The prediction has a mean pLDDT of 80. This is a predicted structure of an 82-nucleotide RNA (transfer RNA) from an uncultured Bacteroidales bacterium.

[in-house]
RNA sequence: GGGGGAGUCGCAUAGCGGCAAUUGCAACAGACUGUAAAUCUGUCCUCGGAAGAGUUCGGUGGUUCGAGUCCACCCUCCCCCA
Numbered sequence: 001g002g003g004g005g006a007g008u009c010g011c012a013u014a015g016c017g018g019c020a021a022u023u024g025c026a027a028c029a030g031a032c033u034g035u036a037a038a039u040c041u042g043u044c045c046u047c048g049g050a051a052g053a054g055u056u057c058g059g060u061g062g063u064u065c066g067a068g069u070c071c072a073c074c075c076u077c078c079c080c081c082a
Base pairs, nucleotide, nucleotide: 001081002080003079004078005077006076007075010025011024012023018065027043028042029041030040031039045054046053047052058074059073060072061071062070
């Protein structure tokens, strides 16, 4: 240099164009327990008592009523070829 693949919540994972985004772990609160562990329940992006609102999937644009998903270009990592 050429070709291919991958970047998603703290970590790991799933994700048909119609979801603040699946599941597990971790974390927090509670139940149970003499204490802890285990187990169970709830929460787990931000604000909010709630209703709801806002902002999110490497970055910037684009397509679309609607994008984690499709398109373009960048960035990082991995594999193959040279």
Description:
Its Rfam family is "tRNA". Rfam classes the family as a transfer RNA.